[in-house]
This record gives sequence, structure tokens and C1' cells, in this order.
RNA sequence: CCAGACGGCCGGAUGGUCGCCUUUCCGCCCUUCGGGGCGGGGGGAGGAAAGUCCGGGCUCCACGGAGACACGGUGCCGGGUAACCCCCGGCGGAGGCGACUCCAGGGAAAGUGCCACAGAAAACAAACCGCCGCGCCGUUUGGCUUCGGCCGAAUUGCGCGGUAAGGGUGAAAAGGUGCGGUAAGAGCGCACCGCGCCCCCGGCGACGGGGGGGGCAGGGUAAACCCCACCGGGAGCAAGACCAAGUAGGGACGGCAAGCCGCAAGGCAGGUGUGUUUUCGCACCGCUGUCCGGGUCGGUCGCACGAGGCGUCCGGUAACGGGCGUCCCAGAUGAAUGGCCAUCCCACGCGGGCUCGCCCGCGUGGACAGAACCCGGCUUAUAGGCCGCCUGGCACU
RNA sequence: GGGCGGUUAGCUCAGUUGGGAGAGCAACGCGUUUACACCGCGUAGGUCGGCGGUUCGAGCCCGUCACCGCCCA
Repeated sequence: CCAGACGGCCGGAUGGUCGCCUUUCCGCCCUUCGGGGCGGGGGGAGGAAAGUCCGGGCUCCACGGAGACACGGUGCCGGGUAACCCCCGGCGGAGGCGACUCCAGGGAAAGUGCCACAGAAAACAAACCGCCGCGCCGUUUGGCUUCGGCCGAAUUGCGCGGUAAGGGUGAAAAGGUGCGGUAAGAGCGCACCGCGCCCCCGGCGACGGGGGGGGCAGGGUAAACCCCACCGGGAGCAAGACCAAGUAGGGACGGCAAGCCGCAAGGCAGGUGUGUUUUCGCACCGCUGUCCGGGUCGGUCGCACGAGGCGUCCGGUAACGGGCGUCCCAGAUGAAUGGCCAUCCCACGCGGGCUCGCCCGCGUGGACAGAACCCGGCUUAUAGGCCGCCUGGCACU
Repeated sequence: GGGCGGUUAGCUCAGUUGGGAGAGCAACGCGUUUACACCGCGUAGGUCGGCGGUUCGAGCCCGUCACCGCCCA
């Protein structure tokens, strides 16, 4: 210098000006004393505020405690954490020359299912071609012959049997390679590798190393059912609590009248439906007053001090934990956090100067996106830039 | 803000122990008819929303992202 790997950080800066939300810190004014208004001061988005994919806090509901069943989730080992499908450190496997990266990574000897097409056969193995042995019929042929036959070799076909080396199919074919062995073959035997079993050593453990003997038994699939271990009650701040308008509406107790009867006090009183009609009984229907309870519109709380931020020290490889100091840091509810100007920064384009890689001027652009109860993670989006450490290659010293 | 469901042909939808991508309507062609419609026969048309993973193999199983729709004061 080129090419890369990993980790961390920033994500426009300063000033002016005009606005917006919030706070009751200060002052003034108004007040029906609840508060309201004006001015000043303080504060005002993010690394993801996003997706709502996990885990919690908090609230309500259910539930005597615990357990079991069902359902769902997690799944190498050890640790961290309030908890986790998260993080850290290891182990094993895979990829890369390497830095390093990736892995839903328990159990397939508990059981069940599935493995299409192709292929002989897809799981208690089996036998299409091929290879080999034996038998039969036939053909060809060699030898011998007492010419009747006898003995032998090769081979089409058929039958019986052996075999799993080879061919072929498939994603996958019942350990692999080599030598021996055999009629041909085969873990049939041997060596190495693989596999599982036993023992010893190291490690908390996953696992690693060594030795022995076995002689191959046990194909894949659990992001198929399932088994094992562990975890999980449900819903969500539009949860939930409180206040509470109406010419909406519920309940309780009263009051009201046109008319009739009566000297009076007072009493009876309407309409509709129904019990077969009347008497009589029951239910509903009018106006208005007081009180009570629910509750809509609306409002207040929940709601901003928290598993909190920053700095430093200690423990730990690390995730993280602990001590000390310091700080208070958005709370909207149609929803504030913005617009403009100036200077600077970065990128691109054009023009000019030129000491040839810098300077000047003009123009354009500066991402993804935006809190809504709050935290811890994950995932996804993101212009541009900075830092640290490491790897490979080339050149020079 | 929170909780659910869906995405397969131009449209409406099926698609289960994971191995063939389908139906109806629409489109196009032929037949029938004087002609059109109906009808009959045939044909074409698919990134199964995108990407990644598990598996020999994914529309289907798993993860993630996008879009559409519904419910809760």
C1' cells in the first nucleotide's frame, strides 16, 4: 500500500429570530379560593422511539396450598440475570490459507408413522443383470473303440442351490480401503480407519487422551407424533382507580286534578290488557318535588426516582456484580419537540487559479425514522463518518 | 396504544398424515347459428407475498420482513 476479519462510537455543530409542549422555580394580575392568565427561568425523542418477536415490573380477574393431566415453550456444558427464545466463557461439528464465522446442538438400542419417482430390494432385508456349483435335454468338438457305445471339454435353454465383489436406481443400498482366502464370494480372516462396549487418566461438566477386547449388531427423519428434563394461571395502561353534565335513564318516599258523593271532616276517582261477564283482583301507562345508586360525554389519577444515567475503585477471562461520589433528565392525548437566516463541517456537480493536489466562487444534497405505562433483550431499517485490535499478500529497511 | 386473522391463475376460493399445483367464473380458439347469446370441445395463464432455514424433497414445518383486514375506550 492492497484485500479482509472483529469490536466500539457518532449520527450534523454554533449563534440569532419566530413559534409549540411541559414545569409551579420566581414575579405580577384575576378569582366563584378549586384554580386561571401573563412575563421570566428550567426541561423537551432514538439508536433503533419501529416490528410487537421473547422476558419481566405494574394492574385487574380466577384460584385454599401443593401436585397430576392436557396444552404451549425451551433443549451440548458451565456461568450471568428480576427473568428470557437473551448474554458471556467453553465443548463438539461445519466452512475459511488465516484473523474469524456459522450451528433449533437432548433422545432414532421405548414405541408408532413416513421415505414419492426410480430401483430386484427403502428396513424381521431382498436377488434384476451378473458370477459360481450341481442336475437334465440338446448342439458342437477331442480321445478311445469289440462300432453297440464309453470318457472328457465348451456352450444355448431349463431346474435346484450359493453369493452380495461388480453393473444399474436413488437423497439414502445394511461399515470403508487394501491384502489374504474361496467354486464364486462374503468381517470369512488380518492390517488401518470408522462404530459402539469396558477400564484407566485429566476436566465441576460438555468432553478429551490412552489401553483392552468385540467382530459390525444399530439407514435417515423428532422445525413428524412421541419420550426425557426444565419452565409457564389468564388478560392487558383502551389494564385499573376516582370525580361526574344532561331536555338520557333506574329506584324509594311524597305531592298534584277536570268530575262525583257529603252540611262538614273527608272519601271515590282515568285509560289499556287480563283472570269466561259484573263486583273484585293483578300488571302497565300521566305531571311534579326531594333523596339514593349506577353510569354516558367529559375530566383527574395511574404517569415519570427507575432492575435509572454518568464518573471512579474493587472482584471476575468475560457477561456481570459490589462499594463510593454525583445528577434529576420529555410527558403529549388529534397528540408538542418545528420553521427561517448566518457561519462552519461532509459529499457531489460546474467554473476559475495553479507551486499539480490543493485553494477560491456558485449551486444541490446531508440517512433511517419519530416517544404514548415503564424496563431488559432480539430482529429489521439506516446517507455518511471516526476509533481500536487482528489476519493474509506485495514492496522497502 | 394493545390483541387477532389472512396473502395460491385476471376475480372468488379449495389444497393434511410434506412428493400431481387445482376448481368455478373470466380470457382465447374451434364447433353450433343468417348473426349474437346459451351450449359443446379444446387451449393458454402461477416468483403459491419476499427472504432465509429444517428436510432427499416445502404451498404445507420453523424464523424474519412486507402488505391487507377485523376487534378492544
Predicted 3D model of RNase P RNA and transfer RNA as a complex of 470 nucleotides. Rfam match: Bacterial RNase P class A. The family's RNA type in Rfam is ribozyme.